Model confidence (mean pLDDT): 76 of 100. The RNA shown here (c-di-AMP riboswitch aptamer (ydaO/yuaA leader)) has 170 nucleotides. Its Rfam family is "c-di-AMP riboswitch aptamer (ydaO/yuaA leader)". Rfam describes the family as follows. This family represents a conserved RNA structure found upstream of the ydaO and yuaA genes in Bacillus subtilis and related genes in other bacteria.

[in-house]
Parts: sequence; C1' cells; structure tokens
RNA sequence: GCGACCGGACCGCCGAGUCCCGCAAGGGAACCGGGGACCCACACCCCUGGGGUGAAUCGGCGCACGUCACGGAGCGUCCCCAAGAGGGACGGCGAGGUGCCGUGCGGCGUAGGGCGACUCCUGGCCCGAACCCGUCAGCUAACCCGGUAGGCGGCACACGAAGAGGAGAA
Repeated sequence: GCGACCGGACCGCCGAGUCCCGCAAGGGAACCGGGGACCCACACCCCUGGGGUGAAUCGGCGCACGUCACGGAGCGUCCCCAAGAGGGACGGCGAGGUGCCGUGCGGCGUAGGGCGACUCCUGGCCCGAACCCGUCAGCUAACCCGGUAGGCGGCACACGAAGAGGAGAA
C1' cells in the first nucleotide's frame, strides 16, 4: 500500500416503536393501540366459543400423530356335527386398511404489505411471522387502560426502477 473480517461513527430501510428533562428512579411531549353511551347497526333456528395487536389471511397437496366411525385378518368362549384344516352363535378382544375431523411439519399458491417526501401507473424483487385476552368486547362523545420493541442494509447508485404528476428545502 492492497484485500478480507469485526466493531464504532455516519447515511438509510421495515415498524406506532421517536424526542426532551433527570445520576438514577421516574416525569413530560408526540405517535400508536385497546376498552367504553345516546343515535345508528345487529336482531329468527341449528352447528361452531369469541375477540385483539400485526401486512401477515385463506385454499389445495404431501407426511406424521390423535379422536371418532366403518371394516374384520385373527383370537377367545360356547353349541351343532356326517368328526373334516367342518358349520354356527356370542364378545369389556382385535392387526394392517378406509373415511371425516383436529393438531403439527414441509411445500405450492394467495388476500394483503414493503422497496428514499407524496399520488397514480407499469414492471421487478422481498415478506406473507409471531403473540395476547380468557368465555368477554358492534359502533361509540365524555372517560379509562396500555405500548413506544425488534430486525436489517450501505460505505456509495443501495429496485434511491421506468413513465406521468408534484410539496418542501437548498
């Protein structure tokens, strides 16, 4: 000097998830979510519990497990017998199998969401999770309660995508 990796600072992305004061505990602002009247909506019967945060729902397929049902290889007991590896009846027994439903996993699609103010449009790419309340919630003024986590990218062209508009700042 060059390269690789890690960390910090910086610049950004998703998201309500930020900002200020304070040594801290905590307080405040802003943002977001929930509960909660009148009016309105709903209003019958059966089955199914239902609701919420979030973009994150729904539908096939495959595998595994479980409940239930069907089915009956066989097993047991008893009876009949012309004695045959015969026939029949019953069951607190019952394998593999089939079907419905449920759960979990995988995979394919998909409602929906995201990709540099913002809007429309055209393509491309990515996500399409997780959790909470506990039998209870329509809407909802007043009022009440709660949250402000987490996960990523870049070291300059990051779809800062193309097209049509277009605010602010400089």